Notes:
Predicted 3D model of a 365-nucleotide RNA (Bacterial RNase P class A) from a Bacteroidota bacterium. NCBI's taxonomy places the organism under Bacteria, Pseudomonadati, Bacteroidota. Rfam family: Bacterial RNase P class A. Gene Ontology terms of the family: ribonuclease P activity, tRNA processing and dimeric ribonuclease P complex. The coordinates come from a structure-prediction model, not an experiment, and the mean pLDDT is 77. It was read from a public genome assembly, where an Rfam model found it.
RNA sequence: ACUACAAGCUGGGUUAUCGCCGUUGUUUGAACAGUGGAGGAAAGUCCGGACAGUAUAGAGCAGCGCACCACCUAACGGGUGGGGUUUUGGAAACAGGAUACAGAUAGUGCCACAGAAAAUAACCGCUCUGCGAAAGCAGAGUAAGGGUGAAAACGUAGGGUAAGAGCCUACGCAAGGUAUUGGUAACAAUAUUUUGGGGUAAACCUUGCGCACUGAAAUGCCAAAUAGGCGGAUGAUUGAGGGUAGCUCGCCCGAUGUCCGUGGGUUGGCAGCUAGACCUUAACAGCAAUGUUGGGGCCAGAUAAAUGAUAGCCGUUUUGCGACCAUGCAGAAUACAGAAUCCGGCUUAUAGGUUUGUAGUUAUU
Numbered sequence: 001a002c003u004a005c006a007a008g009c010u011g012g013g014u015u016a017u018c019g020c021c022g023u024u025g026u027u028u029g030a031a032c033a034g035u036g037g038a039g040g041a042a043a044g045u046c047c048g049g050a051c052a053g054u055a056u057a058g059a060g061c062a063g064c065g066c067a068c069c070a071c072c073u074a075a076c077g078g079g080u081g082g083g084g085u086u087u088u089g090g091a092a093a094c095a096g097g098a099u100a101c102a103g104a105u106a107g108u109g110c111c112a113c114a115g116a117a118a119a120u121a122a123c124c125g126c127u128c129u130g131c132g133a134a135a136g137c138a139g140a141g142u143a144a145g146g147g148u149g150a151a152a153a154c155g156u157a158g159g160g161u162a163a164g165a166g167c168c169u170a171c172g173c174a175a176g177g178u179a180u181u182g183g184u185a186a187c188a189a190u191a192u193u194u195u196g197g198g199g200u201a202a203a204c205c206u207u208g209c210g211c212a213c214u215g216a217a218a219u220g221c222c223a224a225a226u227a228g229g230c231g232g233a234u235g236a237u238u239g240a241g242g243g244u245a246g247c248u249c250g251c252c253c254g255a256u257g258u259c260c261g262u263g264g265g266u267u268g269g270c271a272g273c274u275a276g277a278c279c280u281u282a283a284c285a286g287c288a289a290u291g292u293u294g295g296g297g298c299c300a301g302a303u304a305a306a307u308g309a310u311a312g313c314c315g316u317u318u319u320g321c322g323a324c325c326a327u328g329c330a331g332a333a334u335a336c337a338g339a340a341u342c343c344g345g346c347u348u349a350u351a352g353g354u355u356u357g358u359a360g361u362u363a364u365u
Stems, first nucleotide, its partner, number of pairs: 001361010012314007020037008039336001043347002046345005051215004058249004063211005068082005083101001084099006102206002107204002109200003123146002125142007154172006173196010219271004229262006241253004278297008315334007
């Protein structure tokens, strides 16, 4: 320097004509003029909130979610920093990556194949006893050795024993308790003591903490319309039925009512709706996430749904030709995608450009 991969940032400009949505102004039901008009993800709708409704009365059980510590935040399953575990490189110090990271001495279950046995271990081997002429057979002891397996009942050495065994001793390893020191804490180090119980909670389960449900087609109002129809069932405060997401209790509503069937009418408008945990910039606090203060700014609101189409030019990338220093001519490409109540995250998509990191190739020093 180039190529590949990963992560972050960015992600075209302009002119003319015609057209669309909002809004302002002028003439006034329309036209004309001015002005504003998609995104970093508007996407997936996964998580959290704001807001609204459920006649704001809830409790227990069930259910769901989360799970090292501290902090940030409106909140979160998000983010920042730290700890533990694990992994890669390295002699080490250290650096990078990953992490569903409460509990396996609360209980139950499960552990393929192989193996005697997968957790109340005896297949081979070893030792003792009995029987037997012997080979061997039977019984008992034994987890040191062999074999199986991903995993086999702490490791090594010595003592001990019929043979053995943490049975005993020394050193070491692992786990738990206690104390001290450092740290806000998770945790770490040291000392001491007890123990040697295989794994699995991404099996049930247990523990701790948290959680009402619905969803802008929410919801409120105006207008329009009408059949307060017809048939059936049921009910009268000793109450049908309904609400309170499930169950039980409690509470509340409740009378020309409630439920089922049948048959009609309307299906327009306004609010919600965009000034907000907003955007931008500077200073300060903090390791950081983030916060505080000051300055500046206003930035889509459609409702079958606007934000577009056509023709050029410029830019960027690339191909061919000419040229081989610059450059010129012609062609092609220019991504992912598109608001619908709003906001904070997460995840996924993305041509080209650009930054950083890793790996490889080539050339030079």